[in-house]
Context: one part of a larger RNA
RNA sequence: GGCAGGGAGUUUGUCACCGUGGCGAAGCUAAGUCGUUUACGCGAUGGAGCUGUAGCGAAAGCAAGAAGCCCGCAACGUCUUUGACGUGAGGGGCCGCGUGUUAACGCGCGUGAAGUCACCGUGACAUGAUCCGAAACCGGUCGAUCCUGGCCUGGCCCGGCUGAAGCGGCGCGAAAGCUCCGUGGAAGGCCUCACCGGUGCUGUGUUACAAGCGCUCGGGUGAGCUAGGUCAAGGGGUGAAAUGUCAAUCGAGAUCGGUUAUCGCUGGUUCCUCUCCAAAUGGAUCGAAGUCCAGCCUCAAGCGAGACGGUCUAAGAGGUAAAGCUACUGAUUCUGGGUUUCUGGACGCAAGUCCAGGCCUGGAGUCAAACUCUGAACUCUUAGACGUUGUAGACCUUGGGAGUGAGGGGCAAUGCGUAAGGUAUUGUUCCUAGAGGGAAACAACCCAGAGCAUGGUUAAGGUCCCAUAAUUCCUGGCUAAGUGUCGUUGAGGAUGUCCUGAUUCUCAGACAGCGGGAAGGUUAGCUUAGAAGCAGCUACCCUUUAAAGAAAGCGUAACAGCUCACCCGUUGAGAGUCGGGGCGCCGUAAAUGGACGGGGCUCAAGCCAGGAACCGAGACCAUGCCGUUCACUUUUGUGGACGGGUAGAGAGGCGGUCUGCAUGGACGGAAGCACGGAGUUGACUUCGUGUGGACCGUGUAGACACGAGAAUCCUGCC
Numbered sequence: 001g002g003c004a005g006g007g008a009g010u011u012u013g014u015c016a017c018c019g020u021g022g023c024g025a026a027g028c029u030a031a032g033u034c035g036u037u038u039a040c041g042c043g044a045u046g047g048a049g050c051u052g053u054a055g056c057g058a059a060a061g062c063a064a065g066a067a068g069c070c071c072g073c074a075a076c077g078u079c080u081u082u083g084a085c086g087u088g089a090g091g092g093g094c095c096g097c098g099u100g101u102u103a104a105c106g107c108g109c110g111u112g113a114a115g116u117c118a119c120c121g122u123g124a125c126a127u128g129a130u131c132c133g134a135a136a137c138c139g140g141u142c143g144a145u146c147c148u149g150g151c152c153u154g155g156c157c158c159g160g161c162u163g164a165a166g167c168g169g170c171g172c173g174a175a176a177g178c179u180c181c182g183u184g185g186a187a188g189g190c191c192u193c194a195c196c197g198g199u200g201c202u203g204u205g206u207u208a209c210a211a212g213c214g215c216u217c218g219g220g221u222g223a224g225c226u227a228g229g230u231c232a233a234g235g236g237g238u239g240a241a242a243u244g245u246c247a248a249u250c251g252a253g254a255u256c257g258g259u260u261a262u263c264g265c266u267g268g269u270u271c272c273u274c275u276c277c278a279a280a281u282g283g284a285u286c287g288a289a290g291u292c293c294a295g296c297c298u299c300a301a302g303c304g305a306g307a308c309g310g311u312c313u314a315a316g317a318g319g320u321a322a323a324g325c326u327a328c329u330g331a332u333u334c335u336g337g338g339u340u341u342c343u344g345g346a347c348g349c350a351a352g353u354c355c356a357g358g359c360c361u362g363g364a365g366u367c368a369a370a371c372u373c374u375g376a377a378c379u380c381u382u383a384g385a386c387g388u389u390g391u392a393g394a395c396c397u398u399g400g401g402a403g404u405g406a407g408g409g410g411c412a413a414u415g416c417g418u419a420a421g422g423u424a425u426u427g428u429u430c431c432u433a434g435a436g437g438g439a440a441a442c443a444a445c446c447c448a449g450a451g452c453a454u455g456g457u458u459a460a461g462g463u464c465c466c467a468u469a470a471u472u473c474c475u476g477g478c479u480a481a482g483u484g485u486c487g488u489u490g491a492g493g494a495u496g497u498c499c500u501g502a503u504u505c506u507c508a509g510a511c512a513g514c515g516g517g518a519a520g521g522u523u524a525g526c527u528u529a530g531a532a533g534c535a536g537c538u539a540c541c542c543u544u545u546a547a548a549g550a551a552a553g554c555g556u557a558a559c560a561g562c563u564c565a566c567c568c569g570u571u572g573a574g575a576g577u578c579g580g581g582g583c584g585c586c587g588u589a590a591a592u593g594g595a596c597g598g599g600g601c602u603c604a605a606g607c608c609a610g611g612a613a614c615c616g617a618g619a620c621c622a623u624g625c626c627g628u629u630c631a632c633u634u635u636u637g638u639g640g641a642c643g644g645g646u647a648g649a650g651a652g653g654c655g656g657u658c659u660g661c662a663u664g665g666a667c668g669g670a671a672g673c674a675c676g677g678a679g680u681u682g683a684c685u686u687c688g689u690g691u692g693g694a695c696c697g698u699g700u701a702g703a704c705a706c707g708a709g710a711a712u713c714c715u716g717c718c
Stems, first nucleotide, its partner, number of pairs: 001718006012126006019119005026051003032045005055062002065095001068094004075087005096111006130268002133265001137258006148232009157222001159191003162187001166183004171178002195219003200215002203213002234250001236246003271653006281294005295404002297401006306389003310386009322374001323372002329368003333364007342357006407431010436447003451625007461615003464599003471612001473611006484601002492586002496583010513570005519543003524538003549564001552563003626643007654707001656704010672691008
């Protein structure tokens, strides 16, 4: 890992509600006893007791309409029958009554007779209480063959080195003594085996190993190592002290018991079909992963006529957006005047002058979430009309059962934040709980809400090939960048190209090219060594001309020289300048080789505009069938509406084992097993053949240890 088997809402008591049944102002017995065909049974007996028949009050205590009046559903009756009227159970309203309170008014509770017992079902509480799962807590025992420490009796430490005290001696010395030589053999001394250890390699390490092995390294006569025996026990021991260690277990050993401890946390929870269908919000919480109340879902009953998310009209409510500010509060730039008697400062003997601010008054210009003289859209309330919906029963009321209380995305509008697949809020919608088609793939983007089939028509989106259903369709343009064919980038730059506007020159010859001229006064004056068109300053005239600047550039020391402006000739038809628009270009850099989904595509298979056709979904249409619900018919059918669905509520069924009663099958072959067929919406049922060799069904009533694919599920086998 596979397979097989096992594996989870149960029991008892009490309470509540629905349903069914018995009796009914009453209903029921409990324990016990008796009987019985010995049964977790049944039949009697047992009225003790419980619930109900009256409430109110803390209590003392007091104590209700023998059922008044009005409206009116169903139903019934009558009539002139799509309707009207009468009676009107139940229902609603008013009045009254009991009691408590009060001085009183009032107010609270009750009040015109239905309960009780049993059983099915559902839920709550208690019980192990749907199953498995703690870390822990407490009690009793067992442990010191490991390790820690103590005690008793023993054992062990090759070899080498250094050479303390003491002692002896030569020498020296007046002596004390000193030096030297020898002897001696001290030391938690030195090196190194055994032995004890465990520093580094962060070597090796699946077997030798739940800590070893290899190399290296520390201690190695001492606080040394070691054998056997013995003592200390769990909030306790022992500890040269690390919370170390106490048998591979230690911030409190192990084991057995309390014990199915408890867990708001994780995981699991077994057959089918049908109807409806949520929430992730508010309030509170030692509350935030939980729970309670409300909201939202479902089921049942009751009532009996309105209900409402849309539109319009009318009357009200509001202070946002915007706007505004000598309309307040606060902020704010420039500028003029006044205030000799507002404040401060400078100068001055003083008079006074000047500066800054305040106040008053002009001009121009600005702001505000916690400013408003104003003020929308819009929203809300009430009423009416239209609309939708409702007697096929809405709205509402009461009762049973829940789940939810982590939400998320898009769009619109906001707060905070540089921003975020950010966070908080409001509305709406979708996902959640929604399948199908499209977007390459893609919860919430586009289309569209799936009962089951068959056929057709369309939506979004598409129609060259892969993949592929459908145009290599038509008309007119643009793009040359593979731009593009997915989304998306700036300031800035450029004779890219297309369209368009304005304007200038032009056959009296434009623009470009080519040929020629481009002069004289004059080397203008000044300055300067020089300054001659061209270092600099000033002026910038005149003449000859077709035209030619007191010179636009290069150049010289200064001249010279070469161009330009300007003019003529040649050529012969358009040439420039400034804007607007479309599509492109550069700007444009990321790490494996690479992404329009890919191939590929250029009068496109790209972009813009227009047109035609086709494809394309579970949408829509048609036909048939199934189911739910309602109405009408009731032999049966007809018609309307509906049928996505998680948590969840409700309804109806299938199957397993066993029991009572009834009734069947089976050696002429039961159950089971294997293979094959048939039927049902489904759980499942059934037939045939083979095998097998003795039990098995059906109807009805009942009882459950009743259904497996998941739990790092348990056991077994492979």